[in-house]
Molecule: c-di-GMP-I riboswitch aptamer
Organism: Pseudomonadota bacterium
């Protein structure tokens, strides 16, 4: 060096919640407190699947309903690339 494996060492990430005079219409994201867990819970919307609906269509008892991603979610599965450390 490559492959398959995942006890341990060192360590690494951070779920819910909480805060925020932060961005977003919103899912949701940042940032800080925590730690549920997680061997790539590191990177990426390619494939499915899940949130949401500013917008746009519809419908209607008139501001409510329905559908729709161009938005999101890598900690929902697949896939893609990268990477400690240990024993085969």
């Nucleotide at each position: 060096g490559a492959g398959c494996u995942g006890c341990a060492a060192g360590g690494g990430c951070a779920a819910a919640c909480c805060c925020g005079a932060c961005c977003g219409a919103a899912a949701g994201g940042c940032g800080g407190g925590c730690a549920c867990g997680c061997a790539a819970a590191g990177u990426c919307a390619c494939c499915g699947g899940u949130c949401u609906a500013c917008g746009g269509a519809g419908c209607g008892u008139u501001c409510g309903c329905u559908c729709u991603a161009g938005g999101a979610c890598a900690g929902c599965g697949g896939g893609a690339c990268u990477g400690c450390c240990a024993g085969c």